[in-house]
RNA sequence: GACCCCGUAGCUCAAUCGGCAGAGCGCCCGGCUGUCCCUCGGGAGGUUGUGGGUUCGAACCCCAUCGGGGUCG
Numbered sequence: 001g002a003c004c005c006c007g008u009a010g011c012u013c014a015a016u017c018g019g020c021a022g023a024g025c026g027c028c029c030g031g032c033u034g035u036c037c038c039u040c041g042g043g044a045g046g047u048u049g050u051g052g053g054u055u056c057g058a059a060c061c062c063c064a065u066c067g068g069g070g071u072c073g
Stems, first nucleotide, its partner, number of pairs: 001072007010025004019056001027043005049065005
């Protein structure tokens, strides 16, 4: 330098052919318990790496760009 893969909640990851952004763990509150743990219920938490474009509508398609990994040279 060329090409490929990955980037979504604090962490690990989903999200069908473009149509309401979710789960587990963690965190907070409450129930249970003499207390803790366990367990049960509820809640908060996101500019989907960033900037543009297409579209009625984009995590998903297009362009550029940043970061990480890999292959080749």

This is a predicted structure of a 73-nucleotide RNA (transfer RNA) from a Phycisphaerales bacterium. Model confidence (mean pLDDT): 81 of 100. It matches the Rfam family "tRNA". By type it is a transfer RNA. The source organism's lineage runs through Bacteria, Pseudomonadati, Planctomycetota, Phycisphaerae and Phycisphaerales.